[in-house]
Context: one part of a larger RNA
RNA sequence: CUGGGCGUAAAGAGCGUGUAGGCGGCCAGUCAAGUCAGAUGUGAAAUCCCUGAGCUUAACUCAGGAACUGCAUCUGAAACUGAUUGGCUCGAGUACAGGAGAGGAAGGUGGAAUUCCUGGUGUAGAGGUGAAAUUCGUAGAUAUCGGGAAGAACACCGGUGGCGAAGGCGGCCUUCUGGCCUGAUACUGACGCUGAGACGCGAAAGCGUGGGGAGCAAACAGGAUUAGAUACCCUGGUAGUCCACGCUGUAAACGUUGGGAACUAGGUGUGGGAGGUUUUGACUCCUUCCGUGCCGAAGCUAACGCAUUAAGUUCCCCGCCUGGGGAGUACGGUCGCAAGGCUAAAACUC
Numbered sequence: 001c002u003g004g005g006c007g008u009a010a011a012g013a014g015c016g017u018g019u020a021g022g023c024g025g026c027c028a029g030u031c032a033a034g035u036c037a038g039a040u041g042u043g044a045a046a047u048c049c050c051u052g053a054g055c056u057u058a059a060c061u062c063a064g065g066a067a068c069u070g071c072a073u074c075u076g077a078a079a080c081u082g083a084u085u086g087g088c089u090c091g092a093g094u095a096c097a098g099g100a101g102a103g104g105a106a107g108g109u110g111g112a113a114u115u116c117c118u119g120g121u122g123u124a125g126a127g128g129u130g131a132a133a134u135u136c137g138u139a140g141a142u143a144u145c146g147g148g149a150a151g152a153a154c155a156c157c158g159g160u161g162g163c164g165a166a167g168g169c170g171g172c173c174u175u176c177u178g179g180c181c182u183g184a185u186a187c188u189g190a191c192g193c194u195g196a197g198a199c200g201c202g203a204a205a206g207c208g209u210g211g212g213g214a215g216c217a218a219a220c221a222g223g224a225u226u227a228g229a230u231a232c233c234c235u236g237g238u239a240g241u242c243c244a245c246g247c248u249g250u251a252a253a254c255g256u257u258g259g260g261a262a263c264u265a266g267g268u269g270u271g272g273g274a275g276g277u278u279u280u281g282a283c284u285c286c287u288u289c290c291g292u293g294c295c296g297a298a299g300c301u302a303a304c305g306c307a308u309u310a311a312g313u314u315c316c317c318c319g320c321c322u323g324g325g326g327a328g329u330a331c332g333g334u335c336g337c338a339a340g341g342c343u344a345a346a347a348c349u350c
Base pairs, nucleotide, nucleotide: 003322004321005320006319007304008303012318014201015200016199017198021194022193023192025088026087027086028085029084030083031082033081034080035077036076037075038074039073040072041071042070049065050064051063052062053061054060091191092188093187094186095185096183097182098181099180103177104176105175106174107173108172109171110154114150115149116148117147118146119145120144121143125136126135162169163168206247207246208245209244210243211242215241216240220236221235222234223233258317259316260315261314262313263312266295267294268293269292270291271290272289273288274287275286276285299306300305323350324349325348332343333342334341335340
C1' cells in the first nucleotide's frame, strides 16, 4: 500500500456555515465521452506455456504454434453512467393559519438571604471542632428590633421537563431577533446530501485596559492534627469569581457513538401539536406527526450491551486508527501580549 476497523481494546474533528470536489429523484427524445461488440494495424527478439526435433538422457539448444490480457484507427449498439433538450412532483424550498419553549441580544425592575454602617433593648460570652485553639467580645460582641448601603445569585414552581449546532441557557417586565413543530391548500420544479481548504461560534481557568468587589476563595498567614503534615479540619485572607471591550481556543468539549437517506416485531411512560369517538364541554378511549426516556423480538457484538433516537440491513460524503514506551515530545513552520495552541517525527528501547 492493500485489507480491516473507529460506544468501552488504537481510532468520530468541540460545534456549525459553506468553496472546490465526490455523490444524486421520476418520464421521454437526441448525442455517443465512459461502457459493450466486431474488423484492421501494432504489441521486436529472447523468456513463460504447448507440440515436435538435436546432443547416449537431462540441463541446454533448435523449429513451429499459442500468448503478449495493451494501444491506435474504423464500423456498429444505446441498457447503465455522462452531456444536452423537454416535461413531472414524491426529495428540497416558499407563501398562509395556528402552537410550545431557561434559544440569543439590549434595557428596566422585585423580594428573600448575606456582609457592612447606624440607632434601640440587653449582658458575658460568642464562634468553631472529633476535641480544641488561633479569632471576635466590657472600647459592649453573640442574640433581638428599627433605619440605611453594596454586590452577587435567583428558593418554591422544577420535572431521566423544555430550548439550542455545540459550548450552554432558569426571578419578573419591555423592545429587537434566530430556529423548531402542527394543519390544510396553493406555488417553485431536483433548486438536494456531504464537505478537503476557508470562515464563524466555542465551558472553566488564564491574559490586557478600565470599572466593581457582598459572599465565596487558589496563593499566603496563623491554629490544630501528626513521627512529620509544605494536606485533609478550623480562623483569617489576596488574585479571581461580577461588568464593558479585546485576546486565548482548550476540556472526561462525553451518548467516550460524524452527517444525510431508506428499510426492519412489539410494549410502556413523558413534552408539543392535529384529527376522531362521546351529549356542547370536561374526562376517557382511538388514530397520526415531531421530540424525549425505559423495557424488549429478529439481527448485531469479543463480551458488556445496542436494538425504529441501532452499535441491525444497505447506499453517499467527510474525519480518524495501524504494537507499548520515547511523545502529543524535539526540530521546523504557523498563530498568540504571554501562558501556550495547532501541525508533528526520529534515534533508542521492550

Predicted 3D model of a 350-nucleotide part of an RNA (small-subunit ribosomal RNA, central domain) from an uncultured bacterium. The full RNA is in RNAcentral, with records from Greengenes and SILVA.